[in-house]
c-di-AMP riboswitch aptamer (ydaO/yuaA leader), 136 nucleotides, folded computationally. Its mean pLDDT, the model's own confidence on a scale to 100, is 78. It was read from a public genome assembly, where an Rfam model found it.
RNA sequence: UAGAAGCAAUCUCCGAAUUCCUAUAGGAGUGGGGGACCCAAAUCUUUGGGGUGAAUCUUAAUCUUACCAUUAAGAAGGGCGACUUGGGCGUCCUAACCCGUCAGCUAACCUCACAGGAGUACACCCAGGCGUAUGA
Numbered sequence: 001u002a003g004a005a006g007c008a009a010u011c012u013c014c015g016a017a018u019u020c021c022u023a024u025a026g027g028a029g030u031g032g033g034g035g036a037c038c039c040a041a042a043u044c045u046u047u048g049g050g051g052u053g054a055a056u057c058u059u060a061a062u063c064u065u066a067c068c069a070u071u072a073a074g075a076a077g078g079g080c081g082a083c084u085u086g087g088g089c090g091u092c093c094u095a096a097c098c099c100g101u102c103a104g105c106u107a108a109c110c111u112c113a114c115a116g117g118a119g120u121a122c123a124c125c126c127a128g129g130c131g132u133a134u135g136a
Base pairs, nucleotide, nucleotide: 001135002134006130011119012118013117014116018028019027020026029114030113031112032111033110034109039104048102049099050098051097052096056075057074058073059072060071061070062069076094077093078092079091080090081089083129084128085127086126087125088124
């Protein structure tokens, strides 16, 4: 300098959910929540409100006293397609739980969690980058 490959199940992926240890404890790390000034907001908010999370919103129809719910359409958000970034295309998901009438932001400070699940399957297209074997 050019450059196949881009490896895989003792592997990979989602997620904060990992790691060390003298191991029911503790440390580190990671991710949340509460909580001043300033700033923002500003009156009334039971039609309660708020939080974790991608897991929400709008419209129409049906149902209902109403809310809820169901269906359809649209919007928005998230994961994956085995180096990586952007774009395209495809595909799947939009659950669950908590606080208890209360929470804007937020230094100090206080506090909580570190679960669970999957095998998407022979790995798509374009452009850029990295780059092993190897060649010069």